[in-house]
RNA sequence: AGAGUUUGAUCCUGGCUCAGGAUGAACGCUGGCGGCGUGCUUAACACAUGCAAGUCGAGCGAAGCACCUUGACGGAUUUCUUCGGAUUGAAGCCUUGGUGACUGAGCGGCGGACGGGUGAGUAACGCGUGGGUAACCUGCCUCAUACAGGGGGAUAACAGUUGGAAACGGCUGCUAAUACCGCAUAAGCGCACAGUACCGCAUGGUACGGUGUGAAAAACUCCGGUGGUAUGAGAUGGACCCGCGUCUGAUUAGGUAGUUGGUGGGGUAACGGCCUACCAAGCCGACGAUCAGUAGCCGACCUGAGAGGGUGACCGGCCACAUUGGGACUGAGACACGGCCCAAACUCCUACGGGAGGCAGCAGUGGGGAAUAUUGCACAAUGGGGGAAACCCUGAUGCAGCGACGCCGCGUGAGCGAUGAAGUAUUUCGGUAUGUAAAGCUCUAUCAGCAGGGAAGAAAAUGACGGUACCUGACUAAGAAGCCCCGGCUAACUACGUGCCAGCAGCCGCGGUAAUACGUAGGGGGCAAGCGUUAUCCGGAUUUACUGGGUGUAAAGGGAGCGUAGACGGCAUGGCAAGCCAGAUGUGAAAGCCCGGGGCUCAACCCCGGGACUGCAUUUGGAACUGUCAGGCUAGAGUGUCGGAGAGGAAAGCGGAAUUCCUAGUGUAGCGGUGAAAUGCGUAGAUAUUAGGAGGAACACCAGUGGCGAAGGCGGCUUACUGGACGAUAACUGACGUUGAGGCUCGAAAGCGUGGGGAGCAAACAGGAUUAGAUACCCUGGUAGUCCACGCCGUAAACGAUGAAUACUAGGUGUCGGGUGGCAAAGCCAUUCGGUGCCGCAGCAAACGCAAUAAGUAUUCCACCUGGGGAGUACGUUCGCAAGAAUGAAACUCAAAGGAAUUGACGGGGGCCCGCACAAGCGGUGGAGCAUGUGGUUUAAUUCGAAGCAACGCGAAGAACCUUACCUGGUCUUGACAUCCCUCUGACCGCUCUUUAAUCGGAGCUUUCCUUCGGGACAGAGGAGACAGGUGGUGCAUGGUUGUCGUCAGCUCGUGUCGUGAGAUGUUGGGUUAAGUCCCGCAACGAGCGCAACCCCCGCCGCGUGUUGCCAUCGGGUGAUGCCGGGAACCCACGCGGGACCGCCGCCGUCAAGGCGGAGGAGGGCGGGGACGACGUCAAGUCAUCAUGCCCCUUAUGCCCUGGGCUGCACACGUGCUACAAUGGCCGGUACAGAGGGAUGCCACCCCGCGAGGGGGAGCGGAUCCCGGAAAGCCGGCCCCAGUUCGGAUUGGGGGCUGCAACCCGCCCCCAUGAAGUCGGAGUUGCUAGUAAUCGCGGAUCAGCAUGCCGCGGUGAAUGCGUUCCCGGGCCUUGUACACACCGCCCGUCACACCACCCGAGUCGUCUGCACCCGAAGUCGCCGGCCCAACCGCAAGGGGGGAGGCGCCGAAGGUGUGGAGGGUGAGGGGGGUGAAGUCGUAACAAGGUAGCCGUACCGGAAGGUGCGGCUG
Repeated sequence: AGAGUUUGAUCCUGGCUCAGGAUGAACGCUGGCGGCGUGCUUAACACAUGCAAGUCGAGCGAAGCACCUUGACGGAUUUCUUCGGAUUGAAGCCUUGGUGACUGAGCGGCGGACGGGUGAGUAACGCGUGGGUAACCUGCCUCAUACAGGGGGAUAACAGUUGGAAACGGCUGCUAAUACCGCAUAAGCGCACAGUACCGCAUGGUACGGUGUGAAAAACUCCGGUGGUAUGAGAUGGACCCGCGUCUGAUUAGGUAGUUGGUGGGGUAACGGCCUACCAAGCCGACGAUCAGUAGCCGACCUGAGAGGGUGACCGGCCACAUUGGGACUGAGACACGGCCCAAACUCCUACGGGAGGCAGCAGUGGGGAAUAUUGCACAAUGGGGGAAACCCUGAUGCAGCGACGCCGCGUGAGCGAUGAAGUAUUUCGGUAUGUAAAGCUCUAUCAGCAGGGAAGAAAAUGACGGUACCUGACUAAGAAGCCCCGGCUAACUACGUGCCAGCAGCCGCGGUAAUACGUAGGGGGCAAGCGUUAUCCGGAUUUACUGGGUGUAAAGGGAGCGUAGACGGCAUGGCAAGCCAGAUGUGAAAGCCCGGGGCUCAACCCCGGGACUGCAUUUGGAACUGUCAGGCUAGAGUGUCGGAGAGGAAAGCGGAAUUCCUAGUGUAGCGGUGAAAUGCGUAGAUAUUAGGAGGAACACCAGUGGCGAAGGCGGCUUACUGGACGAUAACUGACGUUGAGGCUCGAAAGCGUGGGGAGCAAACAGGAUUAGAUACCCUGGUAGUCCACGCCGUAAACGAUGAAUACUAGGUGUCGGGUGGCAAAGCCAUUCGGUGCCGCAGCAAACGCAAUAAGUAUUCCACCUGGGGAGUACGUUCGCAAGAAUGAAACUCAAAGGAAUUGACGGGGGCCCGCACAAGCGGUGGAGCAUGUGGUUUAAUUCGAAGCAACGCGAAGAACCUUACCUGGUCUUGACAUCCCUCUGACCGCUCUUUAAUCGGAGCUUUCCUUCGGGACAGAGGAGACAGGUGGUGCAUGGUUGUCGUCAGCUCGUGUCGUGAGAUGUUGGGUUAAGUCCCGCAACGAGCGCAACCCCCGCCGCGUGUUGCCAUCGGGUGAUGCCGGGAACCCACGCGGGACCGCCGCCGUCAAGGCGGAGGAGGGCGGGGACGACGUCAAGUCAUCAUGCCCCUUAUGCCCUGGGCUGCACACGUGCUACAAUGGCCGGUACAGAGGGAUGCCACCCCGCGAGGGGGAGCGGAUCCCGGAAAGCCGGCCCCAGUUCGGAUUGGGGGCUGCAACCCGCCCCCAUGAAGUCGGAGUUGCUAGUAAUCGCGGAUCAGCAUGCCGCGGUGAAUGCGUUCCCGGGCCUUGUACACACCGCCCGUCACACCACCCGAGUCGUCUGCACCCGAAGUCGCCGGCCCAACCGCAAGGGGGGAGGCGCCGAAGGUGUGGAGGGUGAGGGGGGUGAAGUCGUAACAAGGUAGCCGUACCGGAAGGUGCGGCUG
């Protein structure tokens, strides 16, 4: 960076597709290791279980435990004893106080507003960015200042009692505080009042002092502190406001009543309609309000050269939410994820009375889904909460687990190793590939595995990770490679299988018997622990174009004008500084990105520094440009004055020609119409003609790529009214301009409404023709309409398919309207302004073309386009009386649709020319009989091929057997034929017998050569396999060969030139020719294959030769004959030459090529005929001449044999023969050829036979002999127009020949028989001179068998004006939608199948507006009769509070009525797609009626017709 795909090819336009990168991915196949990341994109679906927010005893009371302690009880035990008692007082129990480590509950404090999750909602000050708060709050933290005096009343816990299944309460009684409440104090603070000073940005702010008034505090202690109150400041966090930015839809254009503003009040931390009362009527909106759809926003991420485009996972910032909806409480902070209340849905418990719950925290479950992990470990680290602290809590977090989900790294070994092993694949059978690959030898150990050591992370202790990272050692090449692709794009090819099947496919497209495209294999290419596919995004795509596109014909200029908003705007000066430029400052979080370093062995990853973050704001400068302000200018624009041109508009009046009609006259049989006719009119008098009249419409000539108008459009004359343009002048204004979304106006024809009018024309309609049909074209009629007035419609190929304006950029030549200058002035020349044409340079353009009237160069503004179809359709909306117009999609479907040009082909296009092409002639064919071929049919088989011309008397130059390929039946299986091997035999051949339908089979006889004796050659038999064989298939796999266009004059190349290119030129043009034959001209110059000539035959002459041919002269001879001698003259034969060239003359022609005429000549303009067939076309014919690839058969699709068939016969066609007769038939006589053939042959001559022929038999391998008599002709005779003396079919009988054999199935002869046929419909064919016609002769094939074929000569015409027409061809040109090329292409209805869509009686969800009802919780307000500890009061009571009640608002719910969107729906409608359906033929050529546009009517359908328009 491009590539493929529209075409026969080309250029362009234009879409589709591919190669790249990326992903929170998924799926298929595969899977060794590690590091770092990452992992519910779907159901904001429902959740079992566990955990995720607690902590403080240094705030408090009580309880439990242990110890100490006070006191009471207790009385063991001890001592004394008079035995009465005294003394001692343990355990135990109760109690007072205290201490200690705790435990769980309670009061109290702080924290549960952080952290974690999710993206439902939100199009918003939600987010981003930059500002503001003189309109605000801020717990814990920091700093500063000043304090903490003295009281009071309760209440949990607890106890008792009581309700309840439970959850959870009720009542009574007791108690504490850092819980609660007064009072005191007030540096400072708040509030109120008036004031002073300063400041600001409007409200206002700050400071100061004065008066009045109001509000504080809590203790604990280990004695170190910690905590408390007030005020100020800071920090942090938050709240509110503003500028700018932030998706789509106008088929959403109007929205809004607390709405916009004000005043008073309320409320809040605070401003504010935030709320309320009153007042005013505002506010938002094409710079897109409102509504609807979609969506969390950003840093960033992906892509891209960039500008952009897409995305918003992970990480970070903000916001919103916590089952759904509403609400407040507490608090510094919430309207609160793991708080409360209410409503709703759901789930669970229940004793049915009532209760409980909220994973979008971490795991996990179900569900949904293509799809996304463990009910793990630890608080060691980092952070968070509480605490003075120890410490406790922490699914934040740190780690581990699972997943190739991604990125990065590593490995699966390295070296040597050729006889190029084996195997596999292929093969031209030689080989080649796999392939140094393997084996083998030598070596190494990264990873994994084993063993040993063993961290950092931690500042004193403390390590979940973890015996982890890492290091070391031993050990074995061992444990570790797949996936996709191989037709082009796109790197990489062969074989087999399959046979439009199975399948592939991203696009183009592969597959119908030789598939590099399907499947498999071998080989190869790519990537690699991955590889492919799918999905999505960007790129390529300059294919929405800001960078960076277009609009004449490809998609695209509005039908035209006026003009609003907007956009843009002349010259010069001065000011300002909004845009603009420069500097500075702040900000643009971190992460990310880029650069430079550093750390994990590297990398990914991480850390540090710098840059960038293109932005916003503030500020200081500048003043060219834009803007703005001011005063000027006149070149833009406009006004004035003068002047002429014009189918410009609208109104009224007038005119003549013509058509038609009416009246009258003349007049008579037709008129009219067409390709030809008919319908129609006419003897009731038409048409024609004359005169008069009526009425409507249109205005001949002039008339012109002339004029006017914005476009549509405008045409007789006159009058009055009126718009615009132009020229001259330079007096006036002084930028007043350009464009123009919406808007308004105008707007052909058709059409609509109302009322007139109606001559002609004429949709519809009717009739007549045409036609297969003819709802058409043609004809005869004919109504709307066409005309007028008024009102609608608003469209056209409304076109220059070209928006408007301004400026600039070579010329030439017409024409219209003006002006100026010059001259010799009815004119000419030069010049200028405005219009309108043509040609043309530069330039542009894909080309065509445009070219001062641009499609050139620039600027401004508007409109429009973005593949074809669906479709200018549907729905919605607006307009319209309607017809309809305007606006204007999607699903689905295709890989094209298209523009210009090129080469062909074609045309019921044109021009020129040729041909037995027509015409002019002659003869046929088509009718008959027969022959032959074909089709069809039949058959066991009727073998196969050939199929318009160019198959059909063709392959076949010859089917009784053979041929023969077909059928029936009978045999053979290495074979009828070739090569190779083994064994046996010695032959093979031949002969005989037998069997058979025949082959096959059986038996017998006879029978080699060479030799070194081993054997060999040859032949036969047998055997095994390689193989033979195939007229089996494919002529659409082929070679060769042939036909055909066509003996038509064409087909090409090199170099040059032109064109972007396909291509063109040459080869076209003017002449000429049979000819691309030649000449001239020419950006062409040359050349090749064709033409012609060279070759053969015939026609004249010459030369040479002279037998078998010839015989003039000489001689001989015969009944006769070149018979003989001889001759070489002639004829002839065979060779070699000459001759003809428009050479000569005249005329024409361009002084040419050449043509016409003439002379001479055997022949005259190519002398006649043949051979010879350019590039190519028809997938033309032939696999059955031959050859041949591939496929198929192999005891048969091969081989042999018998018989049959190819000859069958109701028919149809082609080609011929013979005729139909008198130009003839028959009989008799008689004349003249050429070219051939001959040995298994031709056969003289003789004999026999009516004859076919037979029997003898000479000559001849041929200028010698034979076939061999030529026939028509000529002479004579008969026949006399008839189914005949024409014609000979058919049949009967008898013969002949060939052959193994004439039954199927040969030819010939004789006798007899004697059919059709009396010249042939439509049609069709051959031939232009020695031709047609006619007559016979020969040959090939061949045993025999031509009416066929190939040749030969004899006799021997007619006609050709001419190129209009038919057919074929050549050249030039034109049109084309054809290129398989007109046997092309192609349109519409109908029928069938499938698909998506629209309408649709309705019906079912969803969202939403409005109105009303009901009204939970709760705030607020009011009441507060009931209740109440703190304060006041001696008390009564008061203050204050509460329950409760009422009111406003208020979610869910209900009712009604609208709107939007969705699902479904009988039936209806058109559309799309589909290999072969039906009907027609509309379009493309003049497409057979030129086509198309708008409109109206009509018709099975394409369509037809009317009116107007366009040329495409």